Annotation: The prediction has a mean pLDDT of 78. Glycine riboswitch aptamer from Sandarakinorhabdus fusca, 98 nucleotides, folded computationally. The sequence is in RNAcentral, with records from Rfam.

RNA sequence: GGCGUCAGCGCGGGAGAGUGCGGGGGGCCUUGGCCUUGCCGCCGCCGAAGGAGCAAGGGCCCCUCCAAUCUCUCAGGCACCAGGACCGCGCUGGCGUA
Numbered sequence: 001g002g003c004g005u006c007a008g009c010g011c012g013g014g015a016g017a018g019u020g021c022g023g024g025g026g027g028c029c030u031u032g033g034c035c036u037u038g039c040c041g042c043c044g045c046c047g048a049a050g051g052a053g054c055a056a057g058g059g060c061c062c063c064u065c066c067a068a069u070c071u072c073u074c075a076g077g078c079a080c081c082a083g084g085a086c087c088g089c090g091c092u093g094g095c096g097u098a
Stems, first nucleotide, its partner, number of pairs: 002097012018043001020042004024037006044078003050074001051072003057066002
């Protein structure tokens, strides 16, 4: 240096579901209306951070091991933005390999 794999970083792609209702706070003005929200409550909904459950399968047919985009919805999320499992490329590093 090549190949495989893992991690970090950078770039690109990347779904679903509420601009819900009420209260509180703040702002504006034509003073009872409009706007807004790192707050509180209620109702509805989503699965692709994380977490948990079942399990095909895998690890030397072992084990208190690993394991899904399935399931749950604790957490998170439901205009845009952001975030986002996962995928591709690049760089760096670890491990393995002839």